This is a predicted structure of an 85-nucleotide RNA (c-di-GMP-I-GGC riboswitch aptamer) from Symbiobacterium sp. Its Rfam family is "c-di-GMP-I-GGC riboswitch aptamer". Its family is annotated with cyclic-di-GMP binding in the Gene Ontology. Of the family's consensus pairs, 91% are formed in the model. The coordinates come from a structure-prediction model, not an experiment, and the mean pLDDT is 90.
RNA sequence: GGCGAUAAGGGCAAACCCGUCGAAAGACGGGGACGCAAAGCCUCGGGUCUAAGGCCGAAGGGCUAUGACGGCCGGGCUGCCGAAC
Numbered sequence: 001g002g003c004g005a006u007a008a009g010g011g012c013a014a015a016c017c018c019g020u021c022g023a024a025a026g027a028c029g030g031g032g033a034c035g036c037a038a039a040g041c042c043u044c045g046g047g048u049c050u051a052a053g054g055c056c057g058a059a060g061g062g063c064u065a066u067g068a069c070g071g072c073c074g075g076g077c078u079g080c081c082g083a084a085c
Stems, first nucleotide, its partner, number of pairs: 002085001003082002011036002016031006034071001040077003044074003047069003053064004
């Protein structure tokens, strides 16, 4: 340095419920733990979700991110511990 344990000390917190915000996706706070060795941070690439606004349509409706997801996958930056190999 790789690697990652039924190790030690700690950390985070899915679903669900309550409250607040938001057009929505979703976010934040509290409760709660399915999981996580970067589940710490960053939308750089891809992917997914939403469609307020805009555009199209006679209408039903369709398209669209500038919105959202870092716990979807890559990538970048930073970082605790040390069994085995």